[in-house]
RNA sequence: GGGUCCGUGGUCUAGUGGUUAUGACGCUGCCCUUACGAGGCAGUGAUCGCCGGUUCGAAUCCGGCCGGACCCA
Numbered sequence: 001g002g003g004u005c006c007g008u009g010g011u012c013u014a015g016u017g018g019u020u021a022u023g024a025c026g027c028u029g030c031c032c033u034u035a036c037g038a039g040g041c042a043g044u045g046a047u048c049g050c051c052g053g054u055u056c057g058a059a060u061c062c063g064g065c066c067g068g069a070c071c072c073a
Stems, first nucleotide, its partner, number of pairs: 001072007010025003018056001026044006049065005
């Protein structure tokens, strides 16, 4: 330099054009316990890497850029 894939709450992740972006872990409060853990209930938090384009409508499609993994030279 070229190619393929990936980037979504604190972490992992679902969602591949249209309703309020899904779930788990975590965290906070309450219940339970002598206490801790486990368990139960409630809450918490992402304008979807950035910019632009297409569209009535974009996390999703297209282009550029940034970052990561792998492959070729």
Transfer RNA from Geoglobus acetivorans, 73 nucleotides, folded computationally.
The coordinates come from a structure-prediction model, not an experiment, and the mean pLDDT is 81.
RNAcentral holds the sequence, with entries from ENA and GtRNAdb.
Rfam family: tRNA. Rfam classes the family as a transfer RNA.